[in-house]
Context: one part of a larger RNA
Molecule: large-subunit ribosomal RNA, domain VI
Organism: Binatia bacterium (SeqCode)
RNA sequence: CGUAGGAUACUUGAGAGGAGUCUCCCUAGUACGAGAGGACCGGGAUGGAACGCACCUCUAGUGUUCCGGUUGUGGCGCCAGCGGCACCGCCGGGUAGCUAUGUGCGGACGGGAUAACCGCUGAAAGCAUCUAAGCGGGAAGCCCACCUCGAGACUAGGUAUCCCGGGCGUCAGGCCCCUGAAGGCCCCUCGGAGACGACGAGGUCGAUAGGCCGGGUGUGGAAGCGCAGCAAUGCGUGAAGCUGACCGGUACUAAUGGGCCGUGCGG
Numbered sequence: 001c002g003u004a005g006g007a008u009a010c011u012u013g014a015g016a017g018g019a020g021u022c023u024c025c026c027u028a029g030u031a032c033g034a035g036a037g038g039a040c041c042g043g044g045a046u047g048g049a050a051c052g053c054a055c056c057u058c059u060a061g062u063g064u065u066c067c068g069g070u071u072g073u074g075g076c077g078c079c080a081g082c083g084g085c086a087c088c089g090c091c092g093g094g095u096a097g098c099u100a101u102g103u104g105c106g107g108a109c110g111g112g113a114u115a116a117c118c119g120c121u122g123a124a125a126g127c128a129u130c131u132a133a134g135c136g137g138g139a140a141g142c143c144c145a146c147c148u149c150g151a152g153a154c155u156a157g158g159u160a161u162c163c164c165g166g167g168c169g170u171c172a173g174g175c176c177c178c179u180g181a182a183g184g185c186c187c188c189u190c191g192g193a194g195a196c197g198a199c200g201a202g203g204u205c206g207a208u209a210g211g212c213c214g215g216g217u218g219u220g221g222a223a224g225c226g227c228a229g230c231a232a233u234g235c236g237u238g239a240a241g242c243u244g245a246c247c248g249g250u251a252c253u254a255a256u257g258g259g260c261c262g263u264g265c266g267g
Base pairs, nucleotide, nucleotide: 001152005163006162007161008160009159010158011157015149016148017147018146021049022048023045024044025043026042032037051106052105053104054103055102059100060099061098062097066093067092068091069090070089071086072085073084075082076081110144111143112142117137118136119135120134164266165177166176167175168174178264183261184260185259186258187203188202189201190200191199208254209253210252211250212249213248214247215246218242219241224237225236226235227234228233
C1' cells in the first nucleotide's frame, strides 16, 4: 500500500513444511532344505539404540547478584568485627534461570487410489487368455489421516460484535460549520517475549516492577555476651545468623498529567 467504510475477537484451509528409523523375543530351530541355513502369517518387549519435540519433578552441570571456610596484603586509630585487592584470590556447597547425561512424549492406528505382481468373469479367435468391455486383491512408496505455518490464497475468504453528521452545491468524490467515534498508538512499569522492531502482562476502577511482610530454598551453627582453657580453641545462648533470580500478600515508591492517529453510514 492492497484486501471498495473503519475496528476488535474468533476462524476456514488453497498451499507449504515436518515426521516416516532400527533391534530383539515368542510362534519355531517349526514350514522349507541333502545340508548349510532358515521363514510367511500372527503376537510381544527387560525393550534398547539412534533421531525428533517439549520440559526441569527426579539425577547431574552451571550458577562472577546466595551462604560458608581460608591465604597474603593494604584500610576502617587499636582489639574485636568488617569490607577492598589478589583469575570470582583460592576452596566447599548452592535457589531461580539455562541445560543433558535427566524426565515425558512421538514415528502409530486406520481409510482411499495404485506399482510390480496375483486373480474373477470374458470375447476378438466355438478353445485358451487377468483385458479388449467389466470386476477384485496388492507396497516402508502416492493421497488422506498426525504435528507446525498458513487469506499478499490479488480467486486477498468466513463468523460474531463494536463505531461514525448537518448544510451548500455551477456536482468537482468540491466548499462551509460542527465533530474526532469504535479502536489504536505515543509515553511509562515490566516479562514467561526479545538483537532492534515485534509479541505478551499492566498503567491508580492498579499487584506491572521495586520495596516491605510472610513462606520456601540454600548455607551450616552469625555477631555480642557468658562459661571452660595459659593459649590455640571449644561449648552455651540457638538449627543460630544471613539468604539473588522462587511462591504468595501488601499501594509504601514508580506506572502522573497528557498528547497523537483514526472520521462522520461508505461502488